Context: one part of a larger RNA
Molecule: small-subunit ribosomal RNA, 5' domain
Organism: uncultured bacterium
RNA sequence: GGAUGAACGCUGGCGGCGUGCCUAACACAUGCAAGUCGAACGGAGUUUAUCACGAUGAUUCCUUCGGGAUGAUAGGGAUAAACUUAGUGGCGGACGGGUGAGUAACGCGUGGAUAACCUGCCUCACACAGGGGGAUAACAGUCAGAAAUGACUGCUAAUACCGCAUAAGCGCACAGCUUCGCAUGGAGCAGUGUGAAAAACUCCGGUGGUGUGAGAUGGAUCCGCGUCUGAUUAGCUAGUUGGUGAGGUAACGGCCCACCAAGGCAACGAUCAGUAGCCGGCCUGAGAGGGUGAACGGCCACAUUGGGACUGAGACACGGCCCAAACUCCUACGGGAGGCAGCAGUGGGGGAUAUUGCACAAUGGGGGAAACCCUGAUGCAGCGACGCCGCGUGAGUGAAGAAGUAUCUCGGUAUGUAAAGCUCUAUCAGCAGGGAAGAAAAUGACGGUACCUGACUAAGAAGCACCGGCUAAAUACGUGCCAGCAGCCGCGGUAAUACGUAUGGUGCAAGCGUUAUCC
Repeated sequence: GGAUGAACGCUGGCGGCGUGCCUAACACAUGCAAGUCGAACGGAGUUUAUCACGAUGAUUCCUUCGGGAUGAUAGGGAUAAACUUAGUGGCGGACGGGUGAGUAACGCGUGGAUAACCUGCCUCACACAGGGGGAUAACAGUCAGAAAUGACUGCUAAUACCGCAUAAGCGCACAGCUUCGCAUGGAGCAGUGUGAAAAACUCCGGUGGUGUGAGAUGGAUCCGCGUCUGAUUAGCUAGUUGGUGAGGUAACGGCCCACCAAGGCAACGAUCAGUAGCCGGCCUGAGAGGGUGAACGGCCACAUUGGGACUGAGACACGGCCCAAACUCCUACGGGAGGCAGCAGUGGGGGAUAUUGCACAAUGGGGGAAACCCUGAUGCAGCGACGCCGCGUGAGUGAAGAAGUAUCUCGGUAUGUAAAGCUCUAUCAGCAGGGAAGAAAAUGACGGUACCUGACUAAGAAGCACCGGCUAAAUACGUGCCAGCAGCCGCGGUAAUACGUAUGGUGCAAGCGUUAUCC
């Protein structure tokens, strides 16, 4: 000198764009952050319309089946249409959002490999969808419980579940041919046996379903190289290293198991200990390098702590489940409920970091045929000079060099064209009028915002640090090794350009200084 997610002191006019818990991965009140589909299904409810009945008695209850009680004109019943939705079912809750605790590791970066793999939704191609069955929630009833919730009995539907048929170039087993390669082997062709499919809805336009193959996308695994410090850490290792067999996985593999062998790593630093998410990047520097990993983007890991699996194309799952632990809350003491490292917000910690805001209008995502619903993603607004950038706080003229102030050799000198005065202008702010783009036909949170126009008044808008040398800028007074200053040298003990104040000056400027950290 440059830089910062900064903080502190003094000061503070406006706008644009960014940015804002670096500390306690501490604890959390409250609200919201993941739903959607009635065009999969049976119910339930509301409204409307139509039909039949209805004091000559609807309906309900009791009954000895004879009857008795009750007493509806908008009462109940049936059908149709529209709408709503607790439950079954489907898809989505594995994305999006947060954090950096752990991790020195194939975690990340980079380059390869998979002849060892998977891939819902989407696209393309081919083929198909025949015929049956048994349940179950909802619902009704009974019971248990303070509650959370649960048990039993009975009824019912489906694109829920289960057989049967059919099916190939699909799976499995056996044994072939052709061809190719990269060791295990790959690809193609044909054979025998065996196994496995499907679902309907519809507004008739369509939307879905099953199998096989291909694509696209996303993932998984393996390998070469690179990736902090310490030797005042020198030896470490028994599933350890390898083999055979079986299991397991989408898949290779001590991944797991049984048996066998005794290996494997290490001064080219194993092991141990400390520290740490990694990268694109960012800061600095002429570069080499050094430092760093906030915001934005990619990858990884985690979701109170530890462990586990279930479902599923995908999780060992932040707002799912189970177990254990700590903590908090409810309780009828038997038992239950919870998880902000989502967005706001609270307490605490701290030098320090914001609103319990608006909207789905745009972009994107989930569901749906769609209308649409949901979306604290996102778009915006609010707060903070936290940063960068831009603008303003006036311009011209004006010497009686006014007054005041400071100084003085008392003559003057400085402040100083500075002010006043005169003539102008109106950027910003304020007032009034108009008023967008962002939105394809409609739909705008932002927002009557940006912007434009008009009128109006120099009005509403300057501070901070420094002035001994380094280093631009000096005098007076006060103080008297005191009070104090100080980045280094150093200054102050009676004439201090170094302390304090004033005047003047210098520098930067809505900021200026100080502190911290990096180059």